[in-house]
RNA sequence: UUCUCAGGGCGGGGUGCAAUUCCCCACCGGCGGUAUCCCGCUUCACGGCGGGGAGCCCGCGAGCGCUCCCGGAGGUCCGGGAGGUCAGCAGAUCCGGUGCGAAGCCGGAGCCGACGGUGACAGUCCGGAUGAAAGAGAA
Numbered sequence: 001u002u003c004u005c006a007g008g009g010c011g012g013g014g015u016g017c018a019a020u021u022c023c024c025c026a027c028c029g030g031c032g033g034u035a036u037c038c039c040g041c042u043u044c045a046c047g048g049c050g051g052g053g054a055g056c057c058c059g060c061g062a063g064c065g066c067u068c069c070c071g072g073a074g075g076u077c078c079g080g081g082a083g084g085u086c087a088g089c090a091g092a093u094c095c096g097g098u099g100c101g102a103a104g105c106c107g108g109a110g111c112c113g114a115c116g117g118u119g120a121c122a123g124u125c126c127g128g129a130u131g132a133a134a135g136a137g138a139a
Base pairs, nucleotide, nucleotide: 001139002138003137004136005135011025012024013023014022026124027123028113029112030060031059032058033057037052038051039050040049041048042047055111056110063089064088065086066083067082068081069080070079071078072077093109094108095107096106097105115127116126117125
């Protein structure tokens, strides 16, 4: 540089004219890092190497916002494009155990989830999206 890949989940019941949106039970978990766990190889041993291993520990991504540009419009709004540090929305974990050491292990109990739409409030439905992208792999 090119190519390929790169997100899962509403099942049952209740209320109601109406809810996969409310209530009860259930279900889901992107990417990189970290590693007292697991597997393999290796070492006499300490250890070393490789692979896997966190939604809520650190960071990143898409979305909204913001800023700028273009177009439209009796009017502060709509549509399109660009930016990427501007970082505002931007999220959520404790207790017990083991141990030299736990934010990552074991056990338990919790908690979180963009924007727009909808006959009724959405992590799970529909839409932007046959998009974009953290990044992974190959040449």
Predicted 3D model of a 139-nucleotide RNA (FMN riboswitch aptamer (RFN element)) from Desulfomicrobium macestii. Rfam family: FMN riboswitch aptamer (RFN element). Rfam links the family to the GO term FMN binding. RNAcentral holds the sequence, with entries from MGnify.